[in-house]
Molecule: Lysine riboswitch aptamer
Organism: Virgibacillus chiguensis
RNA sequence: AAUAAGGAUAGAGGUGCGAGGCUCAAAAGUACACUAUUGGAGGAUAAUGAGAUCCAUAGAAAAUAGUGAAAAGGGUGCCUUGCCGAAGUUGUAGAGAACUCAUUACUUCUACAGCUGGUUCUGCUAUUGAACAAAUACAGGACUGUCAUAUAGGUAACUAUAUGGAGGGCUAUCUAGACG
Numbered sequence: 001a002a003u004a005a006g007g008a009u010a011g012a013g014g015u016g017c018g019a020g021g022c023u024c025a026a027a028a029g030u031a032c033a034c035u036a037u038u039g040g041a042g043g044a045u046a047a048u049g050a051g052a053u054c055c056a057u058a059g060a061a062a063a064u065a066g067u068g069a070a071a072a073g074g075g076u077g078c079c080u081u082g083c084c085g086a087a088g089u090u091g092u093a094g095a096g097a098a099c100u101c102a103u104u105a106c107u108u109c110u111a112c113a114g115c116u117g118g119u120u121c122u123g124c125u126a127u128u129g130a131a132c133a134a135a136u137a138c139a140g141g142a143c144u145g146u147c148a149u150a151u152a153g154g155u156a157a158c159u160a161u162a163u164g165g166a167g168g169g170c171u172a173u174c175u176a177g178a179c180g
Base pairs, nucleotide, nucleotide: 006175007174008173009172010171011170014084016083017082018081019080020079021078022077024075032068033067034066035065036064037063038062042055043054044053045052046104047103048102049101050100051099087116088115089114090113091112092111093110094109095108096107117144118143119142120141121140122139123138125137126136127135128134146165147164148163149162150161151160152159153158
């Protein structure tokens, strides 16, 4: 003094990812409440079983008619904001919530491991969901960013095409010692 590796910092992809607020549609003339008629012993607390509590012959469940009449989750649009494994999802384990216990299902959080570069379309395949919306999983396409390789053009930077890989990646900058 330099190289490589490791480390640190900062960035890029774009209908990019997430959070919060407002708004709109839908959920829905549904749940629910009240009244009337029929009915005549059960009903409620996610399902099943057991328990506990409450309602009920001063009329339960159910059905019909009338009157009144929601909300959440999810979605559209706008604004603000945090970011580029942003984030999502699968499995395992643990904790919570819903009256108690057991099992199952739904749901919230945490840890570990795995998958996915990103967006989008199709499937009436599966799950969630009121839904034909949307999300997820799987499968098949398209577009796009990045790197490598090959070919062609070009002095070069680079451009185009094709193939392939994955974000633990890619680009830029900085950076110790040892060996030589």